Notes: The prediction has a mean pLDDT of 84. Large-subunit ribosomal RNA, domain II from a Methanobacteriota archaeon, 717 nucleotides, folded computationally. The source organism's lineage runs through Archaea, Methanobacteriati and Methanobacteriota. Rfam family: Bacterial large subunit ribosomal RNA. Its family is annotated with structural constituent of ribosome and ribosome in the Gene Ontology. The RNAcentral record of the full RNA draws on ENA and SILVA.

Context: one part of a larger RNA
RNA sequence: CCCUGGGAGUCUUGAUCACUGGCGAGGUUAAGUGGUAGAUCCACGUAGCCGGAGGGAAACCGACAUGUCCGCAGCCUUCGGGCGAGGGACGAAGUGUGCUCGCUUGGAGUCAGUGGUGGAGGACCUGAAGCCCGUCGAUCUAUUCCUGGCCAGAUUGAAGCCCGGUGAAAGCUGGGUGGAGGAUCGAACCGUUGCUGAUGUGCAAAUCGCUCGGAGGAGCUGGGUAUAGGGGUGAAAGUCCAAUCGAGAUGGGCAAUAGCAGGUUCCGCGCGAGACUACUCGUAGGUAGAUCUCUGUGGAGAUGGAUUGUGUUGUAGAGCACUGAUUGGGUAUUUAGGGGGAGCAAUCCCUCGGUACGCUGUCAAACUCCGAAGAUGCAAUCGUCGUAGAAACAGGGAGUGAGCCACGGUGGGUAAGCUACCGUGACGAAAGGUGAAGAAACCAGCAUGAUGUUAAGGUCCCAAAGUGUCAACUAAGUGUUAAUCAGAAACCGUGUCCGUGGUCGAAGACAACCAGAAGGUGGGCUUAGAAGCAGCCAUCCUUGAAAGAGUUCGUAACAGAUCACUGGUCAAGCUUGCGGGCCGGGAAAAGGGACGGGGCUAAAGUUGACCACCGAUACAUCAUCCCUCCGAAAGGAGAUGGGGUAGCGCGGCGACGUGCUCGGAUAGAAGCGAGGCUGUGAGGUCUCGUGGACCGUGUACGUAUGAGAAUCCAGGG
Repeated sequence: CCCUGGGAGUCUUGAUCACUGGCGAGGUUAAGUGGUAGAUCCACGUAGCCGGAGGGAAACCGACAUGUCCGCAGCCUUCGGGCGAGGGACGAAGUGUGCUCGCUUGGAGUCAGUGGUGGAGGACCUGAAGCCCGUCGAUCUAUUCCUGGCCAGAUUGAAGCCCGGUGAAAGCUGGGUGGAGGAUCGAACCGUUGCUGAUGUGCAAAUCGCUCGGAGGAGCUGGGUAUAGGGGUGAAAGUCCAAUCGAGAUGGGCAAUAGCAGGUUCCGCGCGAGACUACUCGUAGGUAGAUCUCUGUGGAGAUGGAUUGUGUUGUAGAGCACUGAUUGGGUAUUUAGGGGGAGCAAUCCCUCGGUACGCUGUCAAACUCCGAAGAUGCAAUCGUCGUAGAAACAGGGAGUGAGCCACGGUGGGUAAGCUACCGUGACGAAAGGUGAAGAAACCAGCAUGAUGUUAAGGUCCCAAAGUGUCAACUAAGUGUUAAUCAGAAACCGUGUCCGUGGUCGAAGACAACCAGAAGGUGGGCUUAGAAGCAGCCAUCCUUGAAAGAGUUCGUAACAGAUCACUGGUCAAGCUUGCGGGCCGGGAAAAGGGACGGGGCUAAAGUUGACCACCGAUACAUCAUCCCUCCGAAAGGAGAUGGGGUAGCGCGGCGACGUGCUCGGAUAGAAGCGAGGCUGUGAGGUCUCGUGGACCGUGUACGUAUGAGAAUCCAGGG
C1' cells in the first nucleotide's frame, strides 16, 4: 500500500416547540392491589400534578358567557350593498395609590405518541501532558557499613643512621646507607581526551579503530547489607534510583478534562448564507443583533430600477475673502533689535530688519469668497412584485462571527503577493467560453437531449473562421501583450510622416561655383611694436553694385587667407518657430529561449473606415423530466422557476428482527460469478452458471441499520 470484517449524535430523566390521537372545564394516574394467556395484557388505585383568577412585597381585595364600531375568509344580494366566526379598534371591569401608568379580564386545557432543539448525565467517536490513592522495585546505578581479593616492570632518592673533612661549639660540608611520596614512566585494571574518524534499517537501543587520562591510592573489585518516590542518594551534573527521572514503575480514581486536532457511513428535491455591529480575563472561544431556512398569524400593499420635481451636502476642482505659510518691487511708519557714520554728550543721519497698506507670484487633511460630477431624504409618474397572499408580526431550526481579490477613493510605510479603512463587483459557495497555461480580469449564471443565432475574443499554419476591402504610417523583427505584468523615465535625434505660423523668393531666394570686398587710414590711446584682428576709447566720412575703423585663422609687427556685404552663372522653392503620429538612442544578470509556437514587412505589425464569417452550458426553437401554482379530474400556467459550500425544510431506497398477510423452494433456496432489462437515483428485476437448504411479497412496529479516509482496530496478501 491492497483486500475482507469491525468502526462514531445513543439511552434515561425533566423542559420547550410542532404535528397526530383520546377526553374536554376538565385531563391524568404514581407506587401498589387483583385477575390473567405470566418480561404481556385487562381491571382497580385520585395520593399527587397541570388547568379552571388575577393584582399586590404583604396585609388584603377580587373580574365582560358581550355594550359600540371596522372588517378578511365565507354566506346572501335587487350587484348599490348587507351579514360577518376568527382578527382589529374602542368602551367597561379586577388589582396595585409605583394611579395621564403597569399587569390582568368576553372559558381551553390535559394525557399519550412521533419528530426538532437545548439542560443534567461519559452524551457523536478517537487523542493528552498532568493530579490523587494503593502497591512493587537499590540483581542497573548513587552512597554507607561488614567480610574477602587485586595492582608486571622501570625511575627518582625525603627523613633517619654510619664514615670522612672542618669548627671551641651549635653547625656546615663530602661520601655511603636508607627507601619516603594522594612522587615519575609504563602493562594488567579502571577510565574515555581528540579524530567532532568508522558505524548510524549498526556487531551494538552507546559499539569499533587509532590516540589519550589514572595506574600504592580520596585506588580498583567479588559477596553480603542499609537507605524508596515530594522520598532516597548525590566530591552537585537536577546526577542516579532496573534501556523510564525537574519527581520511578505498576494497578486504580478514569470513558479525568481538552474553547485544540483528526474522523463521522444511502439517494433525490426546494431555498440558501456569514466572515459585519455590540459585549465578553475577550481575541483559535462564546452571547445578542443583522444575514439564511421552516411553520403559523395576517389581509393590501411593497419596491432595490428609470425619469421628473423639491430639499440636503462641502469632496474633486478652483481660489486667497478668513486662518496660516510664501516670491519680488513700492509706499508709509519714530518700530523691538543688529551694523556703519557724525558728535564731548544728549541726539541725529544711512542701512539691514519689524509692522501696516497696495501691486506681483505661489501653497494647505485639520484654510474657504466659491464649487461640480455624484451620493442621499421625500413626493409623483412609469417599470417590477403582490389576493395563485406581498409587507408586517409571532414561533421552531441554524450556520457564521480568522475572509480574500480587482477597480475607484484614502491613512501608515522607501517599498511589498505589505498594512488599516470606505464604495462597487467577483471568488468564497460558480460550471461554460476568452485571457497559451491561471480562485478573483473580460463574456456569461450550468435540469436532460437536439438544431440554429450571437457575446467576449478571434479568422496565415498548429486550430473553427478573411492570406477580406479601402486609406495611411512603421524598417526598428519596432511590433505581433485589453488589464494584471512577464519592465521603464528624464533627456536627446538633420529617422520619417502630418498639421499650423513667420522671414526670404522668377524684380531670381537657398546651396555651390566665378568675381569684388576699396579710399581717408597704420582712427586715437597704450605699447619695444599694436597697421581691422593683446588691451582701452570712439565707431565717422568718401567712392560706389557692395565693402565692419572689421567674423575667424595668421604675423614679433606687417604681409597673407577668410567672413559679413555686393555682382554674375544656375534655377525653384529655401529657411525658421510651434504642435502631433510612428520610430531610434537612453536600456546591464547569470542553463540555450521565447510574440503560446511556427513564422510574419504595400504584414500575419500600427492607425482609421467597412463588409463577411467563426465562436459558450448565453439567446431562440423543438422534445422530455422535476418544482411551484390553478383545477374534482382531464388538463393548463410559470413573461423572468430548477449553479450552489455551511445550513434549514421535504420525500424516498436499502439492512436486521417481530406480529399479521400472501407466496416460492432438491423439477434446486440463500450466497457467489457473468450478462440483459428497468428506475433521475439510492436500487429493483430477469436469464445462465456455480451452490446444495432454506427464502421472500405487502403492511405495521422496533433498531447496536448503510463506510473510503480517523498516522483508525483485527486478520490476510